RNA sequence: CAGGGGGCUGAGGCAGCCGCGUGUGUUCUUGAGCCCACGCUUGAGAGUAUGCGAGGAAAGUCCGGGCUCCACGAAAUGAGGGUGGCGGGUAACGCCCGCCGGGUGUUGGCUCUUGGGUCAGCAUCUAGGGAAAGUGCCACAGAGAGCAAACCGCCGAUGGGCCUUUGGGCCACAGGCAAGGGUGAAAGGGUGCGGUAAAGGCGCACCGGGGCUCUGGUAACAGCGCCCGCAUGGCAAACCCCACCCGGAGCAAGGCCAAAUAGGGGUCUCGCGCUCUUAUGAGCAGGGGUAUUUCGCCCUGAGGAGACCCGGGUUGGCUGCUAGAGCGUGCCUGGCAACAGGUCGCCCAGAUGAAUGGCUGCCGCCUUGUGGGAGACCACUGAGGAGACAGAACCCGGCUUAUGACGCCCCCUGAUGU
RNA sequence: GGGCGCUUAGCUCAGCGGGAGAGCACUGCCUUCACACGGCAGGGGUCGCUGGUUCAAUCCCAGCAGCGCCCACCA
Numbered sequence: 001c002a003g004g005g006g007g008c009u010g011a012g013g014c015a016g017c018c019g020c021g022u023g024u025g026u027u028c029u030u031g032a033g034c035c036c037a038c039g040c041u042u043g044a045g046a047g048u049a050u051g052c053g054a055g056g057a058a059a060g061u062c063c064g065g066g067c068u069c070c071a072c073g074a075a076a077u078g079a080g081g082g083u084g085g086c087g088g089g090u091a092a093c094g095c096c097c098g099c100c101g102g103g104u105g106u107u108g109g110c111u112c113u114u115g116g117g118u119c120a121g122c123a124u125c126u127a128g129g130g131a132a133a134g135u136g137c138c139a140c141a142g143a144g145a146g147c148a149a150a151c152c153g154c155c156g157a158u159g160g161g162c163c164u165u166u167g168g169g170c171c172a173c174a175g176g177c178a179a180g181g182g183u184g185a186a187a188g189g190g191u192g193c194g195g196u197a198a199a200g201g202c203g204c205a206c207c208g209g210g211g212c213u214c215u216g217g218u219a220a221c222a223g224c225g226c227c228c229g230c231a232u233g234g235c236a237a238a239c240c241c242c243a244c245c246c247g248g249a250g251c252a253a254g255g256c257c258a259a260a261u262a263g264g265g266g267u268c269u270c271g272c273g274c275u276c277u278u279a280u281g282a283g284c285a286g287g288g289g290u291a292u293u294u295c296g297c298c299c300u301g302a303g304g305a306g307a308c309c310c311g312g313g314u315u316g317g318c319u320g321c322u323a324g325a326g327c328g329u330g331c332c333u334g335g336c337a338a339c340a341g342g343u344c345g346c347c348c349a350g351a352u353g354a355a356u357g358g359c360u361g362c363c364g365c366c367u368u369g370u371g372g373g374a375g376a377c378c379a380c381u382g383a384g385g386a387g388a389c390a391g392a393a394c395c396c397g398g399c400u401u402a403u404g405a406c407g408c409c410c411c412c413u414g415a416u417g418u
Numbered sequence: 419g420g421g422c423g424c425u426u427a428g429c430u431c432a433g434c435g436g437g438a439g440a441g442c443a444c445u446g447c448c449u450u451c452a453c454a455c456g457g458c459a460g461g462g463g464u465c466g467c468u469g470g471u472u473c474a475a476u477c478c479c480a481g482c483a484g485c486g487c488c489c490a491c492c493a
Stems, first nucleotide, its partner, number of pairs: 001414008012363007020053015055389001059400002062398005067250004072296006080246005085099005100128001101126012129241002134239002136235003151181002153177003158174002160171004189207006208230001209228004214223003254319004264310007273284004286300004312492003326346003330343005365385004369380004419489007428442004436473001444460005466482005
């Protein structure tokens, strides 16, 4: 310098004119209420001044909460769903931070069998509990695929058969062998040496694996030592087991006002019990209270309650509605960090068919022309171009996805130069 | 705005870890004077897309895309 991968910042700036939404002040007009007026209270409209006015994702609606309703509370159990190394952060989380283990790539060292093994560094990924609790699956191929297996092959020491010059040779019947070939994603540790008839952890060395003790660490785990030659594979994003967590619905939740209508109909379920009392009423059973049970508590106790379905009317207004787990580029303290505490400063949309826009100029960004200059650069106020993804709708913390140009950081590959 | 479901051949759908199928439609042949019906044979698939788990994915998991359904208030 070129190419590839990953991450971050950022989301153009200033001015003028016109326009939109909203808060506040003020002026004018006007409605309603207090019987009218005055006055007061409360709205509506217009003008004017001033403040504010989309995002990093407002998106997908994938997680976690606040808030509201299902009247509510406690305990236990079950169904269903979710999470899954360890520690910390947080209101909480499947999020974040740090660490551990594992995978991949690359560089370097060591080693030899030259292609692997191992160690260390860097980058990057990681949905990472349990497979000798159980069940299930492992197609095709292959001889054999889950208490392993003899197709090709090797051997045939031992037993057997045949020949024999008596030294032995041949056959491969019994039988032995998991080394080699072949199949496969996977064939019951790997490499080497010894050993053997041929083999094989059969024996040994190194590596790998398992168990125990000790040491370090809060822990996951790591390390030293000793023991075991070591059949018991993979899949739990298959059922399942273990540990932990979770009630449902959602601002079209919910509350208030106004208008209008047929305060309607059908099906099903539960039930209209007892005692006292003149009556009112009280008590006890019964029923209901979003899985079940228990306890508390609440409601109901009648021409009534509940569930579902079919109809009728309206398409209005106010509220919830934005000052909050709020924001900061501030400073101090603690912490490796996420973050926490203190202090200081700030107010930052509340629209409802839904405002947040348009035009112009200059600067900034990219490409490029002419002239001057050794060059940095200067002049022609030169010419042309780009401006992405995308639009709040109750609010907040995350994740994921989309995103043009410029810039910055990390890693890898290649080339050139020193 | 909120909640939920679906995507497999031209159409309607089944399949749910190991060969991608059915009916209708399409093509060719037979039958008929001809067409329909009928009979025989055949073709046609990025299982919406992209990743992951697994030896192996239409199927399991995640993300994205497209399509569809439901909801207000009053008595």